[in-house]
RNA sequence: AGCCCCUUAGCUCAGCAGGGAGAGCGCCUGUCUUACAAACAGGAGGCCGCUGGUUCGAGACCAGCAGGGGCUACCA
Numbered sequence: 001a002g003c004c005c006c007u008u009a010g011c012u013c014a015g016c017a018g019g020g021a022g023a024g025c026g027c028c029u030g031u032c033u034u035a036c037a038a039a040c041a042g043g044a045g046g047c048c049g050c051u052g053g054u055u056c057g058a059g060a061c062c063a064g065c066a067g068g069g070g071c072u073a074c075c076a
Stems, first nucleotide, its partner, number of pairs: 001072007010025004019056001027043005049065005
């Protein structure tokens, strides 16, 4: 330098034919317990990396940029 993959909740990850943003864990509250844990009930938490574009409509499609990972080449 080129190519490929990834980026969605605090963490790990789903999501699809373009039209409701979700799960588990964690966190908070309550019930239970002498207490804790577990269990049960409820709750908070998201600019879907950023910018622009296509579209009636974008997490999803296109372009650029950024970060992470991998391969190849150059250098030597």

Transfer RNA from a Planctomycetota bacterium, 76 nucleotides, folded computationally. The coordinates come from a structure-prediction model, not an experiment, and the mean pLDDT is 82. Its Rfam family is "tRNA". By type it is a transfer RNA. From the family's description: Transfer RNA (tRNA) molecules are approximately 80 nucleotides in length. Its family is annotated with triplet codon-amino acid adaptor activity in the Gene Ontology. Taxonomically the source falls in Planctomycetota (Bacteria, Pseudomonadati).